A computed fold for a 73-nucleotide RNA from an uncultured Bdellovibrionales bacterium, annotated as transfer RNA.
Rfam family: tRNA. Rfam links the family to the GO term triplet codon-amino acid adaptor activity.
The sequence was found in a public genome assembly.
The coordinates come from a structure-prediction model, not an experiment, and the mean pLDDT is 81.
RNA sequence: GGGGCUGUAGCUCAGUUGGGAGAGCGAGUGUCUGGCAGAUACUAGGUCGCAGGUUCGAUCCCUGUCAGCUCCA
Numbered sequence: 001g002g003g004g005c006u007g008u009a010g011c012u013c014a015g016u017u018g019g020g021a022g023a024g025c026g027a028g029u030g031u032c033u034g035g036c037a038g039a040u041a042c043u044a045g046g047u048c049g050c051a052g053g054u055u056c057g058a059u060c061c062c063u064g065u066c067a068g069c070u071c072c073a
Base pairs, nucleotide, nucleotide: 001072002071003070004069005068006067007066010025011024012023013022019056027043028042029041030040031039032038049065050064051063052062053061
């Protein structure tokens, strides 16, 4: 320098014929218990790496770019 894969909640990840942003764990609050542990219900938490384009509409399609892993040179 060139190719491939990955980037979504605090962590591990799902989600694409383009239209609802989610799960588990973790956090907070309530209830059960004399208390802890545990159970259970609810709540908060996201510029979907970044910028631009296409579209009525983009996590998803296109372009550029950044970071990590990997292959070739």